[in-house]
RNA sequence: GAAAAGCCGUCUGGAGAGCCGUCACGCCAAGUGACGCACCGAAGGAGCAACUGCCGCAAGCCUCUCUUGCAGCACGAAUCUCUCAGGUACCAAGGACAGGGGGAGCGGC
Numbered sequence: 001g002a003a004a005a006g007c008c009g010u011c012u013g014g015a016g017a018g019c020c021g022u023c024a025c026g027c028c029a030a031g032u033g034a035c036g037c038a039c040c041g042a043a044g045g046a047g048c049a050a051c052u053g054c055c056g057c058a059a060g061c062c063u064c065u066c067u068u069g070c071a072g073c074a075c076g077a078a079u080c081u082c083u084c085a086g087g088u089a090c091c092a093a094g095g096a097c098a099g100g101g102g103g104a105g106c107g108g109c
Base pairs, nucleotide, nucleotide: 001109007103008102010100011099012098013097018037020036021035022034023033024032025031038088039087040086044084045082046081047080052074053073054072056070057069058068059067060066
């Protein structure tokens, strides 16, 4: 001097699924909470395939701790799977992810 990705603010876009039942508070209603049933996946969380590594067995072989197959263990991503958490009329909130702009700092070069 100076990226990309990641991180921290900011702006924009951003899905799904119950106006269910009972009870309590509330004059009624609106609303809130608890419980039950049903449902959703895109906060968070959990699970794993290939690859790779290790070990064992079997077979092959140019005899090289080489190759192939099988079993076990470890590693192992997602918008996949689960639904613990969260959520389920509109609005609001939340929201993975995507994009714009800004900032900080380590390392590499």

Annotation: Predicted 3D model of a 109-nucleotide RNA (Glycine riboswitch aptamer). The prediction has a mean pLDDT of 75.